[in-house]
This is a predicted structure of a 263-nucleotide RNA (Bacterial large signal recognition particle RNA) from a Verrucomicrobiia bacterium. RNAcentral holds the sequence, with entries from ENA. Taxonomically the source falls in Verrucomicrobiia (Bacteria, Pseudomonadati, Verrucomicrobiota). It matches the Rfam family "Bacterial large signal recognition particle RNA". By type it is a non-coding RNA gene. The literature on the family includes a 2002 paper in Nucleic Acids Res by Regalia et al., "Prediction of signal recognition particle RNA genes". Model confidence (mean pLDDT): 76 of 100.
């Protein structure tokens, strides 16, 4: 040192996420990398940490170690962006309350005091109106209302008597006119009286006082509620950066690696 069989291995690797912790199953990255079956309320496993079952390569261009570069991902920072919460602080308008004074009232008499009167309510007179009674006109009863009662009727021997419809005159209940007006009743009526209550609210007489009263603006202080603006904080979350922490794919470069025959 070759040639043959064989074995450890390897046939992909991070990152985030989830786990007590590992791998996968899911999302990303790298860049292509044996197949089937499992699995997010989740599948197999425990530090030799996917499981099962079948190819294929096999000690090296493929395996193991170590350095170096560094896609990406996580963190952590800084500027900044959007929406959400909280929210010192200013604050429009309106409220009180105190200045303020543009104005008005007041010697033809403020302000306060005393006496009263209306407005209010309760009863009650009158009046007006409406209705009712009663007056007053004029209509009113085939008969069963009155008076008169022609004809006819009834009694009577007569004389005469009596009962009585129509018509004519009146009357009763109703109707109906009319105005002084008589009773009674009622009122969404009254510039009416009388009586009592009741009110100082707000008109208003008098009387005493003898100089104030009073509010509609602007304006200003102070409270107070408070539309609305909001620095700031608190947690999402998007962009950009970072002599910063972590992990690290893919590339690169150094090392390392087992048995058996046979020449």
């Nucleotide at each position: 040192u070759c040639g043959u069989g064989c074995u450890a291995g390897a046939c992909g690797g991070g990152g985030a996420g989830g786990u007590a912790g590992c791998g996968g199953u899911u999302c990303c990255c790298u860049g292509c990398a044996c197949c089937a079956g499992c699995a997010a309320c989740c599948c197999g496993c425990u530090a030799u940490a996917g499981c099962u079952g079948g190819g294929u390569c096999g000690a090296a261009u493929u395996c193991c170690u170590c350095g170096c570069c560094g896609a990406g991902g996580c963190g952590g920072u800084g500027a900044u962006g959007u929406g959400g919460g909280u929210g010192a602080g200013c604050a429009a308008a309106c409220c009180a309350c105190g200045g303020g004074g543009c104005g008005g009232c007041g010697u033809u008499g403020a302000a306060a005091g005393c006496c009263g009167g209306g407005u209010c309510c309760g009863a009650u007179g009158c009046a007006a109106u409406g209705g009712u009674u009663g007056c007053c006109u004029g209509c009113g009863a085939a008969c069963c209302c009155c008076g008169c009662c022609a004809g006819g009727g009834u009694c009577g021997g007569a004389a005469g008597a009596c009962a009585g419809c129509a018509a004519c005159g009146g009357u009763a209940a109703g109707c109906u006119u009319g105005a002084u007006g008589u009773u009674c009743c009622a009122u969404g009526u009254g510039c009416c009286g009388u009586c009592g209550g009741g009110u100082c609210g707000c008109c208003u007489g008098g009387c005493u006082g003898g100089a104030g009263c009073u509010u509609u603006a602007a304006c200003c202080g102070c409270g107070g509620c408070g539309c609305g603006c909001a620095a700031g904080c608190c947690g999402a979350u998007g962009u950009c950066g970072c002599u910063c922490g972590u992990c690290g794919a893919c590339g690169u470069g150094a090392g390392g690696u087992g048995c058996a025959c046979g020449a």